[in-house]
The RNA shown here (c-di-GMP-I riboswitch aptamer) has 77 nucleotides and comes from Candidatus Scalindua sp. SCAELEC01. The prediction has a mean pLDDT of 87. The sequence was found by an Rfam model in a public genome assembly. It matches the Rfam family "c-di-GMP-I riboswitch aptamer". From the family's description: GEMM was predicted in a large-scale screen for bacterial structured RNA regulatory elements. NCBI's taxonomy places the organism under Bacteria, Planctomycetota, Candidatus Brocadiia, Candidatus Scalinduaceae, Candidatus Scalindua. The model forms 95% of the base pairs in the Rfam consensus.

């Protein structure tokens, strides 16, 4: 440096559900919570799924579905 990922160490994120708020909606944000995650960090670029509308389209949502790009902690085999 690349690959890999321990019943390692330190730290991190937070599904369902409850609650308050925003949105027509997908969904998002705050608080509680703890199913999981070594990129469950970032970006809607390709695919996919979902929503709305005046539906061969347009405008949106999801990065915790896959790929891709960029960045990053630790170090046993």
């Nucleotide at each position: 440096u690349a690959a890999c990922g321990a019943c390692a160490a330190a730290g991190g994120u937070a599904a369902a559900c409850c609650u308050u708020g925003a949105g027509c909606g997908a969904u998002c944000a705050g608080g509680g919570g703890a199913c999981a995650c070594a990129a469950a960090g970032u970006a809607a670029a390709g695919g996919g799924u979902c929503u709305u509308u005046a539906a061969u389209a347009a405008a949106g949502a999801c990065a915790g579905c896959c790929u891709u790009a960029c960045u990053g902690c630790c170090g046993a085999a």